[in-house]
RNA sequence: GGCUCCGCCUCGGGGCGCCCGCAAGGGCUGAGACGUCGCGCAAGCGGCGGACCCGCAGAACCUGACCCGGAUCAUGCCGGCGGAGGGAAGGCGACGCGGCCGGUC
Repeated sequence: GGCUCCGCCUCGGGGCGCCCGCAAGGGCUGAGACGUCGCGCAAGCGGCGGACCCGCAGAACCUGACCCGGAUCAUGCCGGCGGAGGGAAGGCGACGCGGCCGGUC
């Protein structure tokens, strides 16, 4: 010196699992596992809506994965994997506490 963490507006991305029970319902973790409609004998699959989280400073989320180790009645419940890969942004506004980049001493 520049950019930015941040806020607002609009837009967009994402997940919805496990267990007990005939069912009703209840329990676990979590920010979130909700409501409704359709198909189906059921298991289950899909649409819409809401809430929640995340949008390149990208671990929101997906692949790897019917993965590995540890717990648990059980489950991405915890850790590894992960200095792996993929992944959805524009505008406006302000500070220089912080962060990043460059220059100079």
Molecule: TPP riboswitch aptamer (THI element)
Organism: Rubrimonas cliftonensis